[in-house]
RNA sequence: GGAGAGGUCGAGGUGAUCGCCGGCCGAGGUACGCGAGUACCGAGGCGGGAGGAAAGUCCGAGCUUCGUAGGGCAGGGUGCUGGUUAACGGCCAGUCGAGGUGACUCGCAGGACAGUGCAACAGAAAGCAAACCGCCUGUGAAAGCAGGUAAGGGUGAAAUGGUGCGGUAAGAGCGCACCGCUCCGCCGGUGACGGCGGGGGCACGGUAAACCCCACCCGAAGCAAGACCAGACAGGGGUCGCGUUGCCCGCGCGAUGACUCCGGGUUGGUUGCUCGAGCCCGUCGGCAACGGCGGGCCUAGAGGAAUGAUCGCCACCACACAGAACUCGGCUUAACGGCCUCUCCGCCG
Numbered sequence: 001g002g003a004g005a006g007g008u009c010g011a012g013g014u015g016a017u018c019g020c021c022g023g024c025c026g027a028g029g030u031a032c033g034c035g036a037g038u039a040c041c042g043a044g045g046c047g048g049g050a051g052g053a054a055a056g057u058c059c060g061a062g063c064u065u066c067g068u069a070g071g072g073c074a075g076g077g078u079g080c081u082g083g084u085u086a087a088c089g090g091c092c093a094g095u096c097g098a099g100g101u102g103a104c105u106c107g108c109a110g111g112a113c114a115g116u117g118c119a120a121c122a123g124a125a126a127g128c129a130a131a132c133c134g135c136c137u138g139u140g141a142a143a144g145c146a147g148g149u150a151a152g153g154g155u156g157a158a159a160u161g162g163u164g165c166g167g168u169a170a171g172a173g174c175g176c177a178c179c180g181c182u183c184c185g186c187c188g189g190u191g192a193c194g195g196c197g198g199g200g201g202c203a204c205g206g207u208a209a210a211c212c213c214c215a216c217c218c219g220a221a222g223c224a225a226g227a228c229c230a231g232a233c234a235g236g237g238g239u240c241g242c243g244u245u246g247c248c249c250g251c252g253c254g255a256u257g258a259c260u261c262c263g264g265g266u267u268g269g270u271u272g273c274u275c276g277a278g279c280c281c282g283u284c285g286g287c288a289a290c291g292g293c294g295g296g297c298c299u300a301g302a303g304g305a306a307u308g309a310u311c312g313c314c315a316c317c318a319c320a321c322a323g324a325a326c327u328c329g330g331c332u333u334a335a336c337g338g339c340c341u342c343u344c345c346g347c348c349g
Stems, first nucleotide, its partner, number of pairs: 001345010012314007020049002023046003028041005051321001055332002058330005063222004070249004075218005080094005095109001096107004110213002115211002117207002132153002134149006161179006180202001181200008226271004235262006241253003278297008
């Protein structure tokens, strides 16, 4: 100097004026009431007001409704070990495997001796087999015929464990060494697993993000959930069942009924609606994720949808992606800058 990997911070601050939304206090006032008080209006004052992803709606929950009562089957999810968490398919640490020179990244990570399926074509042959070319032996004038072979070649994604030596008519784990595979033992580790030693010439291959088996987990629907108030109206038909995935059993309700289809009315208001598995600081435990203890803080709740404009000062990195709608823990995606650590390459000293 170049190219990469991992992590982290920010997304302007402050003062004033006007405007928008909401909270708290509130002089004073109106109505009702015997009174206590209730309801409403309210000058003025003090605070607050979009994100790291608010996006996607992919997971998990909180919360609400249904079930007096449930059970089984089906179905779905996860899939190495340990820890963490309200929970998760998340996160942390590790093991194994794959990629990368590396820093690191990724995971389709249980089971092939329960069973089924699949591997086209090519090839002699793709699971109980098989010999096309070739090599060797015998015979023959030759063509050829008989036997042996699977080391060499071909086909293919994959071909009888691999490399080397010996041996053989030529070859072959035929024998040996090492590697691989398998069995046994010892050591380390909570464990996944790793290391060491010994025995065996040893293939009954591959594939489960193919069906499947095994282990663990899972009720459904969803804030347009639900609750309350006001107000209006028009009924008609069908079924005998209905009860929050589907089926079965059970239980409960059911004809003055329930369910369902067509049609009409109400398209109003209030609430749910923000104090949270919340945030910050310190300390202790832990490799860490995270947890315990102590202290401090309150940081949007719109309702067809609020935060805009101007000026001054400071700052400078100031711009990209982009706007809450019940809330939270994650994952994924988009994208502008700053900083820190690490890896590789080149050059100079």